[in-house]
RNA sequence: GAAAUGGCUGGCUAGGGUUCCGGUCCGCGCGCUGUCUUGGGGGCACGUGCGGAUGUCUGGUCCGAGAGCUGGCGACCUCACUGAGGUUACACGGCGGGACAAAAGCCCGGGAGAG
Numbered sequence: 001g002a003a004a005u006g007g008c009u010g011g012c013u014a015g016g017g018u019u020c021c022g023g024u025c026c027g028c029g030c031g032c033u034g035u036c037u038u039g040g041g042g043g044c045a046c047g048u049g050c051g052g053a054u055g056u057c058u059g060g061u062c063c064g065a066g067a068g069c070u071g072g073c074g075a076c077c078u079c080a081c082u083g084a085g086g087u088u089a090c091a092c093g094g095c096g097g098g099a100c101a102a103a104a105g106c107c108c109g110g111g112a113g114a115g
Stems, first nucleotide, its partner, number of pairs: 007073006015063002020060002022057001023054009033045005074088006090110001092113001096108003
């Protein structure tokens, strides 16, 4: 100076948005409910069904790290064995684009770039 390997994957978390669930608000309808009104009618409250809005709604589902945690496999090395042990290091990082419902530390990407 050069080449090869430096890998794959599970669980979790940081983080993320809003498809679904739930929450909240609004509207419409309903109620052998309560309350206001002398009564009718109507208003309000509560419950319930449907629809809409809302993630600047803590949440559940969901997405989720190369540079986060923790396992498994694989690989390499040693022992002189059908097994056991060891290693698996280091790592600052845009803009922009992409997917799924959408966004993101996901993917482009150990990229561009920097020292």
The prediction has a mean pLDDT of 84. A computed fold for a 115-nucleotide RNA from Piscinibacter sp. HJYY11, annotated as Guanidine-I riboswitch aptamer. Its Rfam family is "Guanidine-I riboswitch aptamer". Rfam links the family to the GO term regulation of gene expression. Lineage of the source: Bacteria > Pseudomonadati > Betaproteobacteria > Sphaerotilaceae > Piscinibacter. The RNAcentral record of the sequence draws on Rfam.